[in-house]
RNA sequence: UAAGUAGGACAAAUGAUCGCGGCUGCAGGGCCGAAAGGCAGCAGACGAGGAAAGUCCGGGCUUCGCAGGGCAGGAUGCCGGAUAACGUCCGGUGGAGGUGACUCCAAGGCCAGUGCAACAGAAAUAUACCGCCGGCGCAGCCGGUAAGGGUGGAAAGGCAGUGUAAGAGACUACCGCCCCGUUGGUAACAACGGGGGCACAUGUAAACCCCAUCCGAAGCAAGACCGAAUAGAAAGCAAUACAGUUGCCCGCUGUGCUUUCAGGUGGGUCGCUCGAGCCUGUCGGUAACGACAGGCCUAGAUAGAUGAUCAUUCAACGACAUAACCCGGCUUAUCGUCCUGCUUACUUU
RNA sequence: GCUGAAAUAGCUCAGUUGGUAGAGCACUUCACUCGUAAUGAAGGGGUCGUCGGUUCAAAUCCGAUUUUCAGCU
Numbered sequence: 001u002a003a004g005u006a007g008g009a010c011a012a013a014u015g016a017u018c019g020c021g022g023c024u025g026c027a028g029g030g031c032c033g034a035a036a037g038g039c040a041g042c043a044g045a046c047g048a049g050g051a052a053a054g055u056c057c058g059g060g061c062u063u064c065g066c067a068g069g070g071c072a073g074g075a076u077g078c079c080g081g082a083u084a085a086c087g088u089c090c091g092g093u094g095g096a097g098g099u100g101a102c103u104c105c106a107a108g109g110c111c112a113g114u115g116c117a118a119c120a121g122a123a124a125u126a127u128a129c130c131g132c133c134g135g136c137g138c139a140g141c142c143g144g145u146a147a148g149g150g151u152g153g154a155a156a157g158g159c160a161g162u163g164u165a166a167g168a169g170a171c172u173a174c175c176g177c178c179c180c181g182u183u184g185g186u187a188a189c190a191a192c193g194g195g196g197g198c199a200c201a202u203g204u205a206a207a208c209c210c211c212a213u214c215c216g217a218a219g220c221a222a223g224a225c226c227g228a229a230u231a232g233a234a235a236g237c238a239a240u241a242c243a244g245u246u247g248c249c250c251g252c253u254g255u256g257c258u259u260u261c262a263g264g265u266g267g268g269u270c271g272c273u274c275g276a277g278c279c280u281g282u283c284g285g286u287a288a289c290g291a292c293a294g295g296c297c298u299a300g301a302u303a304g305a306u307g308a309u310c311a312u313u314c315a316a317c318g319a320c321a322u323a324a325c326c327c328g329g330c331u332u333a334u335c336g337u338c339c340u341g342c343u344u345a346c347u348u349u
Numbered sequence: 350g351c352u353g354a355a356a357u358a359g360c361u362c363a364g365u366u367g368g369u370a371g372a373g374c375a376c377u378u379c380a381c382u383c384g385u386a387a388u389g390a391a392g393g394g395g396u397c398g399u400c401g402g403u404u405c406a407a408a409u410c411c412g413a414u415u416u417u418c419a420g421c422u
Stems, first nucleotide, its partner, number of pairs: 001345010012313007020047002023044004030039003049320001053331002056329005061219004073215005078092005093107001094105004108210002113208002115204003127156001129149002131145006157175002160172003176198001177196008223270004232261006241255005277296008314318001350421007359374004368405001376392005398414005
């Protein structure tokens, strides 16, 4: 310098004006409303994201259920750790890819059982089609044979030798597999040694299933409270009554009025944002993370607020995208800019 | 905001222990008819919404994603 790899930060910037949202103060104030509450004025500081998204997991919170336990159903699945919890994260083991830095893996069990393996092929879990060898009553039949051919994703551990009628773990060395032991490691596992000759013969558990661990259900439109209205209940008053019809009388129409309780519609309040919170530093730990100290308060709407204009600057018109109870993750979308560690190749010293 | 379901031929739908994707209507051609319709015969048309994984093999099993529909005040 080029190519690559891993991780992190930012998400156009600054100023002015106008607009929008809730909050605080003026204010125990003004106007509206029966009330709860709402509206308006002035001033002040504040006001979206790394994914706010998908709603795929986990937890808090709330209501319902519940003595306790089990079945069913669901999820997870190498080992150890982190955490409130997780299907997440960190560190390791084994396997796969890459020259390498590094990346990826739903990675328990088909010697518990059951199921399935289309087509092709002689045969698909059991078998002799061709071939090879032997025999006979020889266009063929019988027996032996899995070394060779052919079919298939998969056909009796591989390869070399011995052996044989031809062959075959039938036997031997090496490799693979299985079992046992020793050593190291918390463990997964690794190294070494010994044994089995492998008919304990294939694959599939993102097939049923087995084993181990975990899970009660629903979700803030959860739910709690206040409460006009309209059904309703009780008590009292009243038929010479009561209410409406502009004040009175007549007439006409209706059956009510008051209080208390229940109820919970329109509406309102709470839940609602101070929280497993954020920032800085020190300490412990390889790390995820934890402990301690100091500092900070940082949207809370309910038809739903972030935008527009102007000026200057740039990498020059700036991507993906807009909170709705909150938090920890995962996944997906994303114009670009900057920083750091490492690898490979080339060049120079 | 929360929750559930679907996507297969031009249209409406089937398709289960994973093994060559079907039906009705529509379309094309032929026959019948003077002609049309009806009827009969034959035929074409599909990467099962998209991408990836598991498996020898995926419409089907698993994950992600896109679109559509429905329920909860």